[in-house]
RNA sequence: UUCGAUAAAAAGCAAAACCAGCCAAAGCUGGUGACGCAAAAUCAAGGAUCUAAAGCGUAGAGAAAAGCGCCAGGACAGCCUGAUUAUCGAA
Numbered sequence: 001u002u003c004g005a006u007a008a009a010a011a012g013c014a015a016a017a018c019c020a021g022c023c024a025a026a027g028c029u030g031g032u033g034a035c036g037c038a039a040a041a042u043c044a045a046g047g048a049u050c051u052a053a054a055g056c057g058u059a060g061a062g063a064a065a066a067g068c069g070c071c072a073g074g075a076c077a078g079c080c081u082g083a084u085u086a087u088c089g090a091a
Stems, first nucleotide, its partner, number of pairs: 003089003012037002017032006035078001041084003045081003049075002055070004
């Protein structure tokens, strides 16, 4: 350096749930807590997925509201790909 993560060592992260807060929502932040993780470290570049405030459309004579549909400038890295960085060296 590559590969590996079945071993050991030093560490690390933190699912669900509950409480408080942010938020239209998805979701996020903090505390408690551990389902698990060899990148479950960082990054929204590509895809998938989630949400739909605003916007557009929609029956009715017409308008508004509601409902329905579309839609990402929103979200998601613990969905995948990708980029960068990191522990060990038993095999």